[in-house]
RNA sequence: GCUCUAACGGGGUAAACUAUCCGUAAGGAUAGGGCGCAAAGCCUCGAGCCCCGACGUGACGUCGGGGUAGUCAGGUUUCCGAA
Numbered sequence: 001g002c003u004c005u006a007a008c009g010g011g012g013u014a015a016a017c018u019a020u021c022c023g024u025a026a027g028g029a030u031a032g033g034g035c036g037c038a039a040a041g042c043c044u045c046g047a048g049c050c051c052c053g054a055c056g057u058g059a060c061g062u063c064g065g066g067g068u069a070g071u072c073a074g075g076u077u078u079c080c081g082a083a
Stems, first nucleotide, its partner, number of pairs: 012037002017032006035070001041076003046072002048068009
């Protein structure tokens, strides 16, 4: 240094829920909150899931648009540090 991941310390982030605002919706922003997280930092290019519209439908499918990075995979950066 690479892979990997126990401990210690200092930090980081922030689920449900609540309030306000934005959005047709999924969902998002801010504040409170703290379930969790060593990438739960960043990136919707792949898959999944969710919403909206059009068309067809018995279930649902196809196409278009949107959301989700705290669903998975991938890319990239990364604190401390034993075996």
c-di-GMP-I riboswitch aptamer, 83 nucleotides, folded computationally. The prediction has a mean pLDDT of 79. It was read from a public genome assembly, where an Rfam model found it.